[in-house]
RNA sequence: CGUAUGAAACGGCAAACCUGUCGAAAGACAGGGACGCAAAGCUUCAGGUCUACGGUGCAAACUAUGACAGCUGGGUUACCAAA
Numbered sequence: 001c002g003u004a005u006g007a008a009a010c011g012g013c014a015a016a017c018c019u020g021u022c023g024a025a026a027g028a029c030a031g032g033g034a035c036g037c038a039a040a041g042c043u044u045c046a047g048g049u050c051u052a053c054g055g056u057g058c059a060a061a062c063u064a065u066g067a068c069a070g071c072u073g074g075g076u077u078a079c080c081a082a083a
Base pairs, nucleotide, nucleotide: 005081006080012037013036017032018031019030020029021028022027035070041076042075043074045073046072047071048068049067050066054063055062056061
């Protein structure tokens, strides 16, 4: 130095829930809050999941162009350093 790994320290992020705003919804954002996280940083590329305003349909239902990166894999960048 690289890869793997995660003891310690400095720090970082923030689930549920509550309040407010936006949205048809899923959900997002802000504040509070901490279940957890060593990429829980970034990225919808592949799969998966959620929603269905609109569209199709007699209805049931189907449908992503809407979401989820804290579902898995891939890509990409990175702090600390004991064994």
A computed fold for an 83-nucleotide RNA, annotated as c-di-GMP-I riboswitch aptamer. Model confidence (mean pLDDT): 87 of 100.